About this RNA: The RNA shown here (transfer RNA) has 74 nucleotides and comes from a Fibrobacterota bacterium. Rfam family: tRNA. By type it is a transfer RNA. Its mean pLDDT, the model's own confidence on a scale to 100, is 81. The source organism's lineage runs through Bacteria, Pseudomonadati and Fibrobacterota. The RNAcentral record of the sequence draws on ENA.
[in-house]
RNA sequence: GCCCGGUUAGCUCAGGUGGAUAGAGCGACGCUUUCCUAAAGCGUAGGCCCCAGGUUCGAGUCCUGGACCGGGUA
Numbered sequence: 001g002c003c004c005g006g007u008u009a010g011c012u013c014a015g016g017u018g019g020a021u022a023g024a025g026c027g028a029c030g031c032u033u034u035c036c037u038a039a040a041g042c043g044u045a046g047g048c049c050c051c052a053g054g055u056u057c058g059a060g061u062c063c064u065g066g067a068c069c070g071g072g073u074a
Base pairs, nucleotide, nucleotide: 001073002072003071004070005069006068007067010026011025012024013023019057028044029043030042031041032040050066051065052064053063054062
């Protein structure tokens, strides 16, 4: 250089047939329970989905370019 994969919540990841308020687990915070702690149960906050364009009535999702991470190849 070329090829492939990845980038979504603090962390690990779903969501890839485009469609109504974007989800889970862990973590954080609050409440219940307990003599207390742990465990358990319930709830709350937290993301404009890596960036910029494009297509579309509509993009996390499709297309193009870029950035970063990982792998392959001469």